[in-house]
C1' cells in the first nucleotide's frame, strides 16, 4: 500500500431493512439464624463517526477513524 474480518448494555455475544435481544454483571424483593446458591422484577444503548438511499436504516451504500489477520 492492497486484501480480508470484525466494532452493538460494564464483560462475552446475537440480530443482516419495520423504533434491539440473550448471557453473565449491577439494583430491589423473596427466601436463610446468616451467607452462597436458587425465585420474582426492574434499571442501563442516540449500534465507532459522518453523509446518503428509503415511509422506514444497528442491517443497504460512499468516506473515515480503531483492532485483527494476509500479502507485498
Nucleotide at each position: 500500500g492492497c486484501c480480508g474480518a470484525g466494532g452493538u448494555a460494564g464483560c462475552u455475544c446475537a440480530g443482516g431493512g419495520g423504533c434491539a435481544g440473550a448471557g453473565c454483571a449491577c439494583u430491589u424483593c423473596c427466601a436463610u439464624g446468616g451467607u452462597a446458591a436458587g425465585g420474582a422484577a426492574g434499571g442501563g444503548g442516540u449500534c465507532g463517526g459522518a453523509g446518503g438511499u428509503u415511509c422506514a436504516a444497528a442491517u443497504c451504500c460512499u468516506c473515515u477513524c480503531c483492532u485483527c489477520g494476509g500479502c507485498u